[in-house]
About this RNA:
A computed fold for a 685-nucleotide part of an RNA from a Parcubacteria group bacterium, annotated as large-subunit ribosomal RNA, domain II. Taxonomically the source falls in Bacteria candidate phyla (Bacteria). Rfam family: Bacterial large subunit ribosomal RNA. Rfam links the family to the GO terms structural constituent of ribosome and ribosome. The RNAcentral record of the full RNA draws on ENA and SILVA.
Context: one part of a larger RNA
RNA sequence: ACCAACGAGUGUAUGUAGGUGGCUUGCCUAAGUUUGUCUAGAACGAAGGCACAGUGAAAGCAAGGGUUAAUAGCCCGUUUGUCGCCUGGAUACGACCCGAAGCCAAAGCGAGCUAACCAUGGCCAGGAUGAGUCCCGGGUAAAACCGGGAGGAGGUCCGCACCCACCGGCUGUGCAACACCGGGGGAUGAGCUGUGGUUAGAAGUGAAAAGCUAAUCGAGCUUGGUAAUAGCUGGUUCUUCCCGAAAUAGCUUUAGGGCUAGCCUUUCGUUAAUGUUUUUAGGGGUAGAGCACUGGAUGGAGUAAAAUGGGAUUUAUCCUGCUUGCUUCAAUCAAACUCCGAAUACUAAAAAUUUAUGCGAGAGAGUCAGACUGUGGGGGCUAAGCUCCAUGGUCGAGAGGGAAACAGCCCAGACUGUAGUCUAAGGUCCCUAAAUCAAACUCAGUGGGAAAGGAAGUGAGACCUCUCUGACAGCUAGAAGGUUGGCUUAGAAGCAGCCAUCCUUUAAAGAGUGCGUAACAGCCCACUAGUUCAGAGAUUUUGCGCCGAAGAUUUAACGGGGCUUAAGUUUGAUACCGAAGACACAGGGCGUUCGCCUUAGGCGAACGUUGGUAGGGAAGCGUUCUUUACGCGCUGAAGCUUAAGCGUGAGCUUGAGUGGAGUGUAAAGAAGUGAGAAUGUUGGU
Numbered sequence: 001a002c003c004a005a006c007g008a009g010u011g012u013a014u015g016u017a018g019g020u021g022g023c024u025u026g027c028c029u030a031a032g033u034u035u036g037u038c039u040a041g042a043a044c045g046a047a048g049g050c051a052c053a054g055u056g057a058a059a060g061c062a063a064g065g066g067u068u069a070a071u072a073g074c075c076c077g078u079u080u081g082u083c084g085c086c087u088g089g090a091u092a093c094g095a096c097c098c099g100a101a102g103c104c105a106a107a108g109c110g111a112g113c114u115a116a117c118c119a120u121g122g123c124c125a126g127g128a129u130g131a132g133u134c135c136c137g138g139g140u141a142a143a144a145c146c147g148g149g150a151g152g153a154g155g156u157c158c159g160c161a162c163c164c165a166c167c168g169g170c171u172g173u174g175c176a177a178c179a180c181c182g183g184g185g186g187a188u189g190a191g192c193u194g195u196g197g198u199u200a201g202a203a204g205u206g207a208a209a210a211g212c213u214a215a216u217c218g219a220g221c222u223u224g225g226u227a228a229u230a231g232c233u234g235g236u237u238c239u240u241c242c243c244g245a246a247a248u249a250g251c252u253u254u255a256g257g258g259c260u261a262g263c264c265u266u267u268c269g270u271u272a273a274u275g276u277u278u279u280u281a282g283g284g285g286u287a288g289a290g291c292a293c294u295g296g297a298u299g300g301a302g303u304a305a306a307a308u309g310g311g312a313u314u315u316a317u318c319c320u321g322c323u324u325g326c327u328u329c330a331a332u333c334a335a336a337c338u339c340c341g342a343a344u345a346c347u348a349a350a351a352a353u354u355u356a357u358g359c360g361a362g363a364g365a366g367u368c369a370g371a372c373u374g375u376g377g378g379g380g381c382u383a384a385g386c387u388c389c390a391u392g393g394u395c396g397a398g399a400g401g402g403a404a405a406c407a408g409c410c411c412a413g414a415c416u417g418u419a420g421u422c423u424a425a426g427g428u429c430c431c432u433a434a435a436u437c438a439a440a441c442u443c444a445g446u447g448g449g450a451a452a453g454g455a456a457g458u459g460a461g462a463c464c465u466c467u468c469u470g471a472c473a474g475c476u477a478g479a480a481g482g483u484u485g486g487c488u489u490a491g492a493a494g495c496a497g498c499c500a501u502c503c504u505u506u507a508a509a510g511a512g513u514g515c516g517u518a519a520c521a522g523c524c525c526a527c528u529a530g531u532u533c534a535g536a537g538a539u540u541u542u543g544c545g546c547c548g549a550a551g552a553u554u555u556a557a558c559g560g561g562g563c564u565u566a567a568g569u570u571u572g573a574u575a576c577c578g579a580a581g582a583c584a585c586a587g588g589g590c591g592u593u594c595g596c597c598u599u600a601g602g603c604g605a606a607c608g609u610u611g612g613u614a615g616g617g618a619a620g621c622g623u624u625c626u627u628u629a630c631g632c633g634c635u636g637a638a639g640c641u642u643a644a645g646c647g648u649g650a651g652c653u654u655g656a657g658u659g660g661a662g663u664g665u666a667a668a669g670a671a672g673u674g675a676g677a678a679u680g681u682u683g684g685u
Stems, first nucleotide, its partner, number of pairs: 001685006011093004016088008026050003032044004054061002064076004096235002099232001103225002107222003115199009124189001126158003129154001133150006162186003166183004201217001203213003238620006248261005262367002264364007273357002275353008288340001289338002294334003298330008308321005370395010400411003415587004420583003426577003429561003435574007447563001453547002457544006464537003474531005480504003485499003510525001514523002588610010621674001623671010639658008
């Protein structure tokens, strides 16, 4: 891992609702007694229980009672059951099953491991150092002291055995549930060790680490209390049919739990009370808008005040600046501003429409982690696959088609069948079902990722100016005089800078657009004429493109191939493909309303309906056993293998083979009644 078997809503008691049965002249027995063919059952047994009247705290009163001063008002009443059986649910118990870590101590077992202690034994190669003390000599008044020798102390030194376990390696499904290898520490001591013994579970022992007490220790192990408890995780076994949620509110030592409400199912009742559309009548202060209030913020003008800056000054004053306030003008901003003010929504009425629903009572639930997306908002960075509300949708609990793939996006809601028809979204060159036409645009592979910003890319439009009396560009020629304007300056001559910017001659020519000079000079320009000959120029709106554009798996920012008068983009037209949608045909279930036969019920028709998690309801299949009736079986039962048929399905029937002794059908009854999952249990491979 697989296979087989086993494996989870049960029992008792007491309420409760529904179904069903007995009695209703109300119902029922309990303990017990008697009987019995003595585990079955039958009879007896109203003690008692429920019901028959309520109400009040009670006395009490009574179809009424209480409250009260009340005769008002208000509250509760003005009656029908009871006992079994079945089913749902509740409560108490192990209470659907498995699962703790734990708690207690009623009974016990442990010191052959380890800790400490007691008794009695054992062990420590070799080497080094050389304490006290003593002896001899020197020394001293005597000592102290000095030298030499003897001696052999020490939780002394080096280092085997022995004991330990500091570092590194190795091992780490090991040789080993702590070893091995190389180093390391102690090694006459608080040393190590043999044997025997003592102390234990809230207790021991502990040079103290909550260490150790048999691979177990912040309370050992075994048994018991015990099916501890588990708001937690996992699992919970046959079929079909009908309906079908929630992830919200309030409260909660509450937040992953619960209770009540909301939303679902089912039974009965009430009935049309509900929904949708239209019309009418309402209130509102949102979006928007506005500035009339409140408040913010900008500019101008006027005015006032106080301190004050600058200038002029005749010291009277005037001009100007700054700050603050007020008035006024202009243009504004606001969730907590409003002179205004929608659309929706909500309320009511009427009409229309409809096999829809609403409301009440009883019973059974589940739900209380929601997700994304559109819209209106708060928080955040107008960040998040972010977070919190509101209001729709989808998913959740929804399959099918599209979006390459893709719960939440787009289309569309799957009863079954069909080599059937038409469509939706989306598509129609090939992969891949289906396409052509017309008019334009794009050259960027834009399409097929992006901003501010930038640009004689290119298409379409608007408007203005000039133009055969010759525009624009090019070419030829001119571009002068007063004058070197004044000032400034070393100089300032159109061209450093400041001021002014006139006049004349002209076809035209600035007191000068740029280059240039020390300053002049010189070269251009504006402006003018000629030549040439047909459009030229400015502004602006808009379509499609260009640059801006650097990343981490491999081209990798069309699904791919590939695509350029398109297979890209825009507009128009007509086809086709395309889903479990719609339709067609055939069939099944459910509901409503009819018709017929009519006891239940059956048959038929029309219309509607038939996705589904949690969950509610309904009808069935199968297993074991019991009772009754009827069967089958060695001329072959059950079981097993295989084939055929029947049923929507759980399943059932039959044939053949195998097998070798039991086993069905019908009607009832009772359950140890259905296996794929629980790191399930046991066995096998």